[in-house]
Description:
This is a predicted structure of a 74-nucleotide RNA (transfer RNA) from a Nanobdellota archaeon. It matches the Rfam family "tRNA". Its family is annotated with triplet codon-amino acid adaptor activity in the Gene Ontology. About the family: Transfer RNA (tRNA) molecules are approximately 80 nucleotides in length. The sequence is in RNAcentral, with records from ENA. The prediction has a mean pLDDT of 83.
RNA sequence: GGGACUGUAGCUUAACCUGGGAAAGCACAUGACUGAAGAUCAUGGCAUUGCUGGUUCAAAUCCGGCCUGUCCCA
Repeated sequence: GGGACUGUAGCUUAACCUGGGAAAGCACAUGACUGAAGAUCAUGGCAUUGCUGGUUCAAAUCCGGCCUGUCCCA
């Protein structure tokens, strides 16, 4: 220098191919239970979907550029 893949909640991931309500587990907070804690149960909060522009009535999803990380070729 060229190519492929990757980025979504504090962490691990789903939803992307096939555009339309962003979801789950763990963790966290509060309450119940307990002598206390753990476990369990109930309730609750947390995401400008890496950044930017475009297409569209509508973008996490499609397209362009840029950035981070991993791998391959030279």